[in-house]
This is a predicted structure of a 74-nucleotide RNA (transfer RNA) from an Acidimicrobiales bacterium.

RNA sequence: GGGCGCAUAGCUCAGUUGGUUAGAGCGCUACGUUCACACCGUAGAGGUCCACAGUUCGAGUCUGUGUGCGCCCA
Repeated sequence: GGGCGCAUAGCUCAGUUGGUUAGAGCGCUACGUUCACACCGUAGAGGUCCACAGUUCGAGUCUGUGUGCGCCCA
RNA backbone atom coordinates (compact mmCIF):
# COMPACT_ATOMS: atom_id res chain seq x y z
C1' G A 1 0.00 0.00 0.00
C1' G A 2 -4.27 -3.67 -1.16
C1' G A 3 -8.36 -6.93 0.63
C1' C A 4 -11.75 -8.91 4.42
C1' G A 5 -14.25 -9.02 9.21
C1' C A 6 -15.92 -6.79 13.83
C1' A A 7 -17.87 -2.27 16.92
C1' U A 8 -25.35 -3.13 20.64
C1' A A 9 -25.89 -2.78 28.94
C1' G A 10 -19.96 -3.27 33.37
C1' C A 11 -18.44 -8.37 30.56
C1' U A 12 -19.81 -12.23 26.64
C1' C A 13 -23.34 -11.94 22.81
C1' A A 14 -28.43 -12.24 20.06
C1' G A 15 -31.40 -9.00 17.24
C1' U A 16 -35.27 -12.72 11.07
C1' U A 17 -36.39 -9.12 4.24
C1' G A 18 -35.80 -1.90 7.47
C1' G A 19 -41.62 -1.57 10.93
C1' U A 20 -45.42 -1.70 16.62
C1' U A 21 -41.97 -1.64 23.61
C1' A A 22 -33.82 -2.81 21.99
C1' G A 23 -33.19 -8.28 24.48
C1' A A 24 -30.59 -12.84 26.91
C1' G A 25 -26.78 -14.97 30.18
C1' C A 26 -23.25 -13.41 33.80
C1' G A 27 -22.40 -9.26 36.91
C1' C A 28 -24.70 -4.97 40.01
C1' U A 29 -28.69 -2.99 43.71
C1' A A 30 -32.86 -3.87 47.13
C1' C A 31 -35.95 -7.31 49.67
C1' G A 32 -36.89 -12.45 51.41
C1' U A 33 -33.94 -16.61 53.47
C1' U A 34 -29.20 -17.18 57.14
C1' C A 35 -26.13 -15.77 63.50
C1' A A 36 -23.35 -14.24 59.01
C1' C A 37 -21.70 -15.42 53.98
C1' A A 38 -22.76 -18.33 49.78
C1' C A 39 -26.69 -20.74 47.10
C1' C A 40 -31.76 -19.96 45.96
C1' G A 41 -36.43 -16.90 45.19
C1' U A 42 -38.80 -12.01 43.98
C1' A A 43 -38.30 -7.12 42.20
C1' G A 44 -35.29 -3.27 40.06
C1' A A 45 -31.46 -0.14 37.91
C1' G A 46 -28.27 0.14 33.80
C1' G A 47 -28.15 1.61 26.31
C1' U A 48 -28.67 8.23 22.23
C1' C A 49 -26.77 0.44 19.24
C1' C A 50 -18.35 3.70 17.75
C1' A A 51 -18.67 9.07 15.35
C1' C A 52 -20.52 12.18 11.39
C1' A A 53 -23.37 12.51 6.99
C1' G A 54 -26.86 10.30 3.35
C1' U A 55 -31.31 7.19 1.64
C1' U A 56 -36.38 6.39 3.61
C1' C A 57 -42.85 7.84 5.99
C1' G A 58 -39.56 4.95 9.26
C1' A A 59 -32.40 2.91 10.32
C1' G A 60 -29.20 -1.20 15.54
C1' U A 61 -30.31 -3.12 10.37
C1' C A 62 -29.08 -0.06 3.87
C1' U A 63 -25.08 3.59 1.61
C1' G A 64 -20.57 6.91 2.13
C1' U A 65 -16.49 8.87 5.06
C1' G A 66 -13.70 8.64 9.51
C1' U A 67 -11.92 6.15 14.12
C1' G A 68 -10.53 1.77 16.93
C1' C A 69 -9.50 -3.60 17.05
C1' G A 70 -8.43 -8.29 14.52
C1' C A 71 -7.03 -11.41 10.17
C1' C A 72 -4.86 -12.16 5.17
C1' C A 73 -1.67 -10.49 0.94
C1' A A 74 2.48 -7.39 -0.62
RNAcentral holds the sequence, with entries from ENA and MGnify. Model confidence (mean pLDDT): 81 of 100. Its Rfam family is "tRNA". The family's RNA type in Rfam is transfer RNA. RNAcentral records the identical sequence in 2 taxa. NCBI's taxonomy places the organism under Bacteria, Bacillati, Actinomycetota, Acidimicrobiia, Acidimicrobiales.